[in-house]
């Protein structure tokens, strides 16, 4: 210094040809169940999808830059 792969809730990740509310599972909080707690049952709140910026009627998805972690080359 060059290649490629990721970066989405607190944490692990999914998100299909660019399409109509951006989701799961654990956690957290309320509530139901229990003598209490765990176990289960409902339900809730948490995201400007690493940052910018460009294509588009529409962008988590395409493009360009640029950070960070990892892997391969030199």
């Nucleotide at each position: 210094g060059g290649a490629c792969u990721g970066g989405u809730a607190g944490c692990u990740c999914a998100g299909u040809u660019g399409g109509u509310u951006a989701g799961a599972g654990c956690g957290u909080c309320c509530g139901c169940c229990u003598g209490u707690c765990a176990c289960g049952c409902g339900g809730a709140a948490g995201g400007u999808c690493g940052c910018g910026a460009g294509u588009u009627c529409g962008a988590g998805u395409c493009u360009c830059g640029u950070c960070c972690a990892g892997u391969c080359c030199g």
A computed fold for a 74-nucleotide RNA from a Candidatus Moraniibacteriota bacterium, annotated as transfer RNA. Its Rfam family is "tRNA". Rfam classes the family as a transfer RNA.